RNAcentral holds the full RNA, with entries from Rfam. This is a predicted structure of a 687-nucleotide part of an RNA (large-subunit ribosomal RNA, domain II) from Deinococcus cavernae.

[in-house]
Context: one part of a larger RNA
RNA sequence: GCCGGCGACUUAGACCUGUCUUGCAAGCUUAAGUCGAUGACGGAGGCGGAGCGAAAGCGAGUCCGAAUAGGGCGAAUCAGUAAGACGGGCUAGACUCGAAACCAGGUGAGCUAAGCAUGACCAGGCUGAAACCCCCGUGACAGGGGGUGGAGGGCCGAACCGGUGCCUGCUGAAACAGUCUCGGAUGAGUUGUGUUUAGGAGUGAAAAGCUAACCGAACCUGGAGAUAGCUAGUUCUCCCCGAAAUGUAUUGAGGUACAGCCUCGGAUGUUGACCCUGUCCUGUAGAGCACUGACAAGGCUCGGGGGCCUACCAGCCUACCAACCCUUAUCAAACUCCGAAGGGGCAGGUGUUUAAAUCCGGGAGUGAGGCUGCGAGAGCUAACUUCCGUAGCCGAGAGGGAAACAACCCAGACCGCCAGCUAAGGUCCCCAAAUCAUCGCUCAGUGGUUAAGGAUGUGUCGUCGCACAGACAGCCAGGAGGUUGGCUUAGAAGCAGCCACCCUUCAAAGAGUGCGUAAUAGCUCACUGGUCGAGUGACGAUGCGCCGAAAAUGAUCGGGGCUUAAGCGAUGUACCGAAGCUGCGGAUGGCAGACCGUUUACGGUCUGCUCUGGUAGGGGAGCGUUCAAUCCACAGAGAAGCCGUACCGGAAGGAGCGGUGGAGUCGAUUGAAGUGCGGAUGCCGGC
Numbered sequence: 001g002c003c004g005g006c007g008a009c010u011u012a013g014a015c016c017u018g019u020c021u022u023g024c025a026a027g028c029u030u031a032a033g034u035c036g037a038u039g040a041c042g043g044a045g046g047c048g049g050a051g052c053g054a055a056a057g058c059g060a061g062u063c064c065g066a067a068u069a070g071g072g073c074g075a076a077u078c079a080g081u082a083a084g085a086c087g088g089g090c091u092a093g094a095c096u097c098g099a100a101a102c103c104a105g106g107u108g109a110g111c112u113a114a115g116c117a118u119g120a121c122c123a124g125g126c127u128g129a130a131a132c133c134c135c136c137g138u139g140a141c142a143g144g145g146g147g148u149g150g151a152g153g154g155c156c157g158a159a160c161c162g163g164u165g166c167c168u169g170c171u172g173a174a175a176c177a178g179u180c181u182c183g184g185a186u187g188a189g190u191u192g193u194g195u196u197u198a199g200g201a202g203u204g205a206a207a208a209g210c211u212a213a214c215c216g217a218a219c220c221u222g223g224a225g226a227u228a229g230c231u232a233g234u235u236c237u238c239c240c241c242g243a244a245a246u247g248u249a250u251u252g253a254g255g256u257a258c259a260g261c262c263u264c265g266g267a268u269g270u271u272g273a274c275c276c277u278g279u280c281c282u283g284u285a286g287a288g289c290a291c292u293g294a295c296a297a298g299g300c301u302c303g304g305g306g307g308c309c310u311a312c313c314a315g316c317c318u319a320c321c322a323a324c325c326c327u328u329a330u331c332a333a334a335c336u337c338c339g340a341a342g343g344g345g346c347a348g349g350u351g352u353u354u355a356a357a358u359c360c361g362g363g364a365g366u367g368a369g370g371c372u373g374c375g376a377g378a379g380c381u382a383a384c385u386u387c388c389g390u391a392g393c394c395g396a397g398a399g400g401g402a403a404a405c406a407a408c409c410c411a412g413a414c415c416g417c418c419a420g421c422u423a424a425g426g427u428c429c430c431c432a433a434a435u436c437a438u439c440g441c442u443c444a445g446u447g448g449u450u451a452a453g454g455a456u457g458u459g460u461c462g463u464c465g466c467a468c469a470g471a472c473a474g475c476c477a478g479g480a481g482g483u484u485g486g487c488u489u490a491g492a493a494g495c496a497g498c499c500a501c502c503c504u505u506c507a508a509a510g511a512g513u514g515c516g517u518a519a520u521a522g523c524u525c526a527c528u529g530g531u532c533g534a535g536u537g538a539c540g541a542u543g544c545g546c547c548g549a550a551a552a553u554g555a556u557c558g559g560g561g562c563u564u565a566a567g568c569g570a571u572g573u574a575c576c577g578a579a580g581c582u583g584c585g586g587a588u589g590g591c592a593g594a595c596c597g598u599u600u601a602c603g604g605u606c607u608g609c610u611c612u613g614g615u616a617g618g619g620g621a622g623c624g625u626u627c628a629a630u631c632c633a634c635a636g637a638g639a640a641g642c643c644g645u646a647c648c649g650g651a652a653g654g655a656g657c658g659g660u661g662g663a664g665u666c667g668a669u670u671g672a673a674g675u676g677c678g679g680a681u682g683c684c685g686g687c
Base pairs, nucleotide, nucleotide: 001687002686003685004684005683006682011092012091013090015089016088017087018086019085020084021083022082023081024080027047028046029045033041034040035039051058052057061073062072063071064070095233096232098230102223103222104221105220106219107218113197114196115195116194117193118192119191120190121189122187124156125155126154127152131148132147133146134145135144136143160184161183162182165180167178168177199215201211202210203209236622237621238620239619240618241617246259247258248257249256250255260366261365262363263362264361265360266359267358268357272353273352274351275349276348277347278346279345280344281343282342286338287336288335292332293331294330296328297327298326299325301322303321304320305318306317307316308315369394370393371392372391373390374389375388377386378385399410400409401408414586415585416584417583419582420581421580425576426575427574428560429559430558434573436572437571438570439569440568441567447562453547454546457544458543459542460541461540462539463538464537465536466535474531475530476529477528478527480504481503482502485499486498487497510525514523515522587612589610590609591608592607593606594605595604596603597602623676625673626672627671628670629669630668631667633665634664641660642659643658644657645656647654648653
């Protein structure tokens, strides 16, 4: 891992509450218990029939109060009670499994820590302390040399004890080891045996180490089914409805309570929703500057700064700052003289609607939401970001499209059909349907990534020039004189710089457009003539393109492939295309009608209309298993079980037949449950 078996909402209570059923009913009912016991007795007690008050108490009233005032709670006003079944609650382990832990009583020092008692062990080699002896030496000491000696938590290094570094091993040879290497090795050494100390306790040269292979509190048993606002799991079928991820509060934030939203029953009986009409409320978008503030320029002019003047006071000037006011021009979530679209309340109403709404009661779940569009805040007008509002969708929604893709676009799946029409989106091939029609655009494979910015790409529209009295481009020629303008400068002559920018000749020619020179020179341009012979130039708007454009394994628009398109824009026709819509058949719930049955409740048949996605969850109807009661049957001429099978039913499921098997069993109606498994790293077994 697979298979088989086992495996989770139970049981209890003279409890509480609701629904249904049954009995009796202003009453209902017994409990313990008793007896001659499948029946009786037993009324103690309980609930109901009256409330109000803290109470005394009073009573259809009562309490507060001085009150015959007023108000509160009641009556007037609807029947209860007992039992059973079921829904829920409470108390119990209370759906099942699961802690980390806490406490009590015990068991452990054969591992390990430490102590005590008593034994044992440490090859070999090296060094050579004190002391002593001899010699030298000293006044005596000191000191020196030689020898003897054998000290040391001394040195090297086996046994022994340890465990430094790498590697190997890591379902190991081993639940901590092995090879090599390394530390101690007469000591605070190692070791045998005996013995002592223990669970908030021991022991510890201290690491919270060790106390029998996991110790920041051992192990075993018990309290014990501790508790678990947490996680996982929770077993047959079909039908009807169908949420929430919000508000308030919370030692509250992944929990809970109440409300909201769902469901079931009852009551009311159009009160609901949409639309229309009337009326009221609002201060957003926009706009505005009348308030509060902000803010640009100018004018006018207080105040101030500066300058002049001045003994003081004053005065004058001001391209400075600047109040009020004026003109022009603006800005605001916490500004408003204004002000929509919308939104909301109330009332009325023709209408549409199997569409609810409201109230009472039983049962819930939800209280982590998410994305997209729109309106705001936060953030960086960042985020698959965060926080509100609003709408849709996902959640709980399948189908078609978007290559693939919860949320985008289309569209809400009761079942069947080898029928039809459409939506979004598509119609060259993959791939169903146009290589459809008409008119344009694009040459970039743009389409099939992005910006500032850049560019005689190209289409369309426009504005202003020049032009057959000859434009634009090219070519030929001219492009002069005062003058080297003045200044500056070493020089400055059109052309370093500053100032001025005139006059003349002329067809035309700047006190000079650029190159150039040390400065001149030289080349060139503006401007003019000629040649040529028809358009040419500047600017703007707009469509489609171009550059800008770099990423890591092989590229690509989904692919192939596509260029008067299979790209883009516009118009049109046709077709394809979904679980949408239609057709045909069938089923279910609901509503309406008719008929039938029936004691009511209700049930059945037919017709019409309509409904039937669904998680949490509510409600309803069934299938099957075991056992029991009653009835009816079957069975050695073969029960159950098992194997096979093309049958039946809307599902769970149920037959028939054949084989196997070898002794019990089906069916009907009731009743009672150890009643349905794929999941729980479930438990046990097999493989």

Its Rfam family is "Bacterial large subunit ribosomal RNA".